Transfer RNA from an Oscillospiraceae bacterium, 73 nucleotides, folded computationally. Its mean pLDDT, the model's own confidence on a scale to 100, is 82. Rfam family: tRNA. Its family is annotated with triplet codon-amino acid adaptor activity in the Gene Ontology. By type it is a transfer RNA. From the family's description: Transfer RNA (tRNA) molecules are approximately 80 nucleotides in length.
[in-house]
RNA sequence: GCUGGGAUAGCUCAGUUGGUAGAGCAGCUGAUUCGUAAUCAGCAGGUCGUCGGUUCGAGUCCGAUUCUCAGCU
Numbered sequence: 001g002c003u004g005g006g007a008u009a010g011c012u013c014a015g016u017u018g019g020u021a022g023a024g025c026a027g028c029u030g031a032u033u034c035g036u037a038a039u040c041a042g043c044a045g046g047u048c049g050u051c052g053g054u055u056c057g058a059g060u061c062c063g064a065u066u067c068u069c070a071g072c073u
Base pairs, nucleotide, nucleotide: 001072002071003070004069005068006067007066010025011024012023013022019056027043028042029041030040031039049065050064051063052062053061
C1' cells in the first nucleotide's frame, strides 16, 4: 500500500426485510436474613466510533474518515 471483519449500556454481546434500541454480568433500591452471601422484585444506565448523503423514517442502505483485528504484498 491492497483486501476483508469489527466499533451498540461500566464489561461481554444480540439487534431478522429500514419502522418505539435489548439481554446477561456489574451498579442502585426494596424484600428475605441476627448480619453477609445467595435468591426474589423493581430501578437506573446509550450522541449505536466520527462526518455527510438517501428516505416520511437509518444501529441497519450509500460515501468519506478514525481506531482496531486478520490476511496479502